[in-house]
RNA sequence: GCUGUCAUCGUCUAGUGGCUUAGGACAUUGCUCUCUCAAGGCAAAGAUCAUGGGUUCAAAUCCCGUUGACAGCA
Numbered sequence: 001g002c003u004g005u006c007a008u009c010g011u012c013u014a015g016u017g018g019c020u021u022a023g024g025a026c027a028u029u030g031c032u033c034u035c036u037c038a039a040g041g042c043a044a045a046g047a048u049c050a051u052g053g054g055u056u057c058a059a060a061u062c063c064c065g066u067u068g069a070c071a072g073c074a
Stems, first nucleotide, its partner, number of pairs: 001073007010026004018057001028044005050066005
């Protein structure tokens, strides 16, 4: 230099055009339970989906650029 893959709550991840105000697990906070703690039960908060554009009536999802990570080739 070329090619490909990936980037979503604090962490790990689901979602491949409308069903979703972006779902789940762990963690966090509150309540409950207990003599107390842990475990269990219930609830809450937390991501405008790396970033800038485009396509579309509608984009986390499709297309292009940029940034970052990884892999292959030279």